[in-house]
RNA sequence: AAUGAAAAAAGGCAAAGCCAUUGAAAAGUGGUGACGCAAAGCUAUAGGGAUUUCGUUGGGUAACACCAACAAAUCAGCCAGUUGCCAAA
Numbered sequence: 001a002a003u004g005a006a007a008a009a010a011g012g013c014a015a016a017g018c019c020a021u022u023g024a025a026a027a028g029u030g031g032u033g034a035c036g037c038a039a040a041g042c043u044a045u046a047g048g049g050a051u052u053u054c055g056u057u058g059g060g061u062a063a064c065a066c067c068a069a070c071a072a073a074u075c076a077g078c079c080a081g082u083u084g085c086c087a088a089a
Stems, first nucleotide, its partner, number of pairs: 012037002017032006035077001041082003047079002049075005055070005
């Protein structure tokens, strides 16, 4: 000088379940609770992917189931974009 590899330290978030609440629903919010997470911070038709159907239209039914499309809504702890703590620094 180059390359590789952690171990620490301060902490952080909070799955499922349960209780309450909002919503037609997916799901959200608060409490409880920890499965886990180096981004489990932020960003939702400005990239993908997934989910829901109070609506609208068409098919279908005695009528509901159900199917398709449109439209609207939801999920970032699915990939992704973006910002970021400590440290071989």

Model confidence (mean pLDDT): 84 of 100. c-di-GMP-I riboswitch aptamer from Anaerobacillus alkaliphilus, 89 nucleotides, folded computationally. Its Rfam family is "c-di-GMP-I riboswitch aptamer". Rfam links the family to the GO term cyclic-di-GMP binding. About the family: GEMM was predicted in a large-scale screen for bacterial structured RNA regulatory elements. Taxonomically the source falls in Anaerobacillus (Bacteria, Bacillota, Bacilli, Caryophanales).